[in-house]
Context: one part of a larger RNA
This record gives sequence, C1' cells and structure tokens, in this order.
RNA sequence: GACGAACGCUGGCGGCGUGCCUAACACAUGCAAGUCGUGCGAGAAAGCUCCUUCGGGAGCGAGUAAAGCGGCGGACGGGUGAGUAACACGUGAGCGAUCUACCCAAGGGGGGGGGACAACUCAGGGAAACCUGGGCUAAUACCGCAUAUGGCGCGGGCUUGGAAGCCCAACGUCAAAGCUGGCCUCUCCUUGGAAGCUAGCGCCACCGGAUGGGCUCGCGGCCUAUCAGCUGGUUGGUGAGGUAACGGCUCACCAAGGUGAUGACGGGUAGCUGGCGUGAGAGCGCGACCAGCCACACUGGGACUGAGACACGGCCCAGACUCCUACGGGAGGCAGCAGUGGGGAAUAUUGCGCAAUGGGCGAAAGCCUGACGCAGCGACGCCGCGUGGGGGAGGAAGGCCUCAGGGUUGUAAACCCCUGUCAGGUGGGACGAACCCCGAGUCGGCUAAUACCCGGCUCGACUGACGGUACCACCAGAGGAAGCUCCGGCUAACUCCGUGCCAGCAGCCGCGGUAAUACGGAGGGAGCAAGCGUUGUUC
Repeated sequence: GACGAACGCUGGCGGCGUGCCUAACACAUGCAAGUCGUGCGAGAAAGCUCCUUCGGGAGCGAGUAAAGCGGCGGACGGGUGAGUAACACGUGAGCGAUCUACCCAAGGGGGGGGGACAACUCAGGGAAACCUGGGCUAAUACCGCAUAUGGCGCGGGCUUGGAAGCCCAACGUCAAAGCUGGCCUCUCCUUGGAAGCUAGCGCCACCGGAUGGGCUCGCGGCCUAUCAGCUGGUUGGUGAGGUAACGGCUCACCAAGGUGAUGACGGGUAGCUGGCGUGAGAGCGCGACCAGCCACACUGGGACUGAGACACGGCCCAGACUCCUACGGGAGGCAGCAGUGGGGAAUAUUGCGCAAUGGGCGAAAGCCUGACGCAGCGACGCCGCGUGGGGGAGGAAGGCCUCAGGGUUGUAAACCCCUGUCAGGUGGGACGAACCCCGAGUCGGCUAAUACCCGGCUCGACUGACGGUACCACCAGAGGAAGCUCCGGCUAACUCCGUGCCAGCAGCCGCGGUAAUACGGAGGGAGCAAGCGUUGUUC
C1' cells in the first nucleotide's frame, strides 16, 4: 500500500459500487415457470334483468373461470463451491467416429382409413393422500394402409492410406394435421354456403447453413518419498452387445500384458480460467463482485420422458431428519428472492414494478418472469462536497507556563461586513418511451378479386416501478454539521503536575526504583480528517 474485513472512539450530505469468507447447518410463511380456446372435447358460479302456481324457471354472465386431453417451455434464466489433482480447467489441434428442438435458405410432399383414453357419468374403497371397476366422447393425441423429391440398408464404380465423400441402378424399408380469416372466378346446392379458390399460421421427409453440445489428442498450472512399487477389465486381440458416436464402455473367449524416480500408487489440500492484489521487474499471494467453463441440488443409487437431463422448485427406491394421521397410511427438501433459528469477530428488506432490457408461451392482444430494473439498510469501499469567507488588539476574559518582567493559547474569540454549497421550507419538474398494438394516410406483394392477408414508409394516439426522484427557481439565516491518533529514537510534534521497578506503556530498541518530553492527567503541539486508530491476512 491492499481488503467481501472485523473491533474501539467518532459521524453532516451525495454519487457509484459492494455486503454469510463461519454450519453444502436446519428451515415457519409468501413469492421465484408457465403459456396457448387460432389443436380438442366438455363446462360452472356469484351477480344483474325478467317471469312465477313462490317450489322455481328463462336470459345475460359465458363458451368466461376452475379442471381435463394435446402442443411448446419447465435441460434457459437464478443459487452454491460440497466434491473433484481430473482432458475438470486453460490453450492449440482432431472426429475418415458424432448429435443439434426452435431459427435461416432451397426444392418436394400433405391421399385414404381405423380403434381408443382422460375430462364427464355410475358404482365402490379410504381419515387423508388418493385409488379401483363399468360406461360415453373429441383432437395438430394414437395406430394401420397408400405414395417417396428424398433418407436408411444391401450392391457396384470413382477418389482415398482406409466401405469418409461423390456417382449409378435394382430390391427392401421409413412420412404427414390441421386451424383461422376472407371470397364466389370456375363446379355443386343456391338469401347464402360448401369438400372450391385464396391468405396467414402450422404439418411430413430430406440436402445445406447457423447455433449449441458430445468425444479424442498435444502442451500447461498444488504439497508430500517420513507414500516405492502399482494394476484383474487390469494391457492388448477376436467376436458380440450398447451409444448420436470412437472406445475394455459392457460381455464371452484368447494372449500376458500395462505403468513407475521425467515420481506411478498412496496421503494431504483445492473448483479451473479471464483476472485481482502487490512489486522497478522477475516474482509472490489470491480466484469476493463481473465474465467463460465445470460440478452439485437433504444423503446415496436409478432410470423415464425428451432434440437436449440421469433433470434445484420432475419421477422411483433406500437412508437420516421434520410434519399430518382415524395408526391402516401419507406429506416435505430455500446451495432461487426475501425472511427465521443456529454457528460466528462479522455480512442487509418477509419492499416496489414488469415502465426499460432479456427470457418462456401465444397469430396477436396479452399472460408469466424475486432474471432484471429500482427502492430500503450498513462510512463496508472509492470518489465528490460541506461544517463558512473577509476584516478584526489596548493583542479581552479564562486556561497553561513563568526567572513574576512576561510568554502562550491567539486573529483564535467577541465585534463589524459578507456569502449561501449541503441539510430545511415553498413552487415548478424531467431524460430514460420507443418498439409492439391501435387509428389515419400512402406504396408494394399475393390473388379470379377493388375481400381478406403480408411487408415498407409517414403522421397521430397509448404506456414510468424508480417518483413529485434528478434537476431548476425562490425563501430564510452562520444558523443544523469534527473527530481520531500521536508527540523518547526510528518519526513530524514539549512543558507542568501526579506516580515512585508501584500503577502502567511497548511495533523494535526499551521506559518506570522521587525532578519521567516514554506511565496517568493537563496545557500546548504534530498528523490525518467524516473519519481516525487497532487487529487479522497478503505482497
């Protein structure tokens, strides 16, 4: 000097940052992942109005809410650092051994059928969680059939180190789904509508791209030899299985290998990096915040679904713990945001908002979003500002010292003249907002079409949590705002009193036993300043 600091004394304002380093200890409560009615079947109620034989009925509410089937998302975003010395990370290569939903680009296709299961209803069981059975039903849910631009398998040719790539032809095999708006030109019924046309959003197979992953290899970065040998799927081969994919990844058989002082194996410690701190540098230490990667989600294990997980707020099993229970059985997982207990020297609000940015879903309106944007608390850090400026002596009073003359505090105060930052009051008052959507206009595209629809441009309107905040103007008046450490040498700053090897100080040297600049107090001084010191860690 530095710090995610803590402690002591003190403390005016603002901006920007930052804040459980310990128990990956346990968690009350709320919120943190949903969305789509333009995929589908069904479908309330409150309330309002009307009628009524006063029991009720009808309409609106409303095809709305809640629930269900289905799609996409829940693998992102957010947290933590336990484990891990490893291809985990960094860097550079490779995959002729690989996958990639949504997105982009190109060309092609979407024909015709079938059977169910929820919701619902009926019956039953249960305290509950929920479960069982019968029956009905729709779909962009599910299953055959057809077709194949193509893909895959088998075969051949070219190329190649190699069945990677390219090309060829026969056989086998693999697809699909509709929804919404508009229209009547053609066909049919014909006010108009449809199986028709059209637009938009979807659907299927496939080549390529983009993005994101998977796998392999070279090199690099801790301590320990008071750990010297380690190894049985172990090392290799053949074959098989498995995977998106190579591989002893797994298995059967065969061989007997593989590795190590260039430190194997074991033990300890540790997430890695960009970077951060320090230092003239070399280096040393660290890995908080921000960013990239990895790992984990009560502990251990497992798979399912899926483009993607072995899945924080999914499932199953086991375990510990907590809770409910009618004792038969059930429920739960804050290392998400707040918050609680506990631990600790120590670390914040159970706040506001989706206005912005970003994300999920949706055609859109929009919904969701403790990501995020803000606000709150803490001098925790950095930076800025203020606590006033000028004048003012016979140098007042008081304090302290004194050789008793005086010296010093000290222009300091009083007093006079000003200023007006900040805080306070009054009034005004933003940027962040422009997209989307809506309205108007206009141009272009599509089309049978001057319908719809799609795209571009112009204008207008709507939208702010922060917040009546920043900022601006005015009002008042020096008024509300200075402490802390040190003064023997190192090291800047000296006297008096008290104490008497006591009480005490101390970073080192060392002070104190009767004149102590070193202890305690006072006056004075020095240094920093909304801080100043101390402790800890590191260079």
Small-subunit ribosomal RNA, 5' domain from an uncultured prokaryote, 539 nucleotides, folded computationally.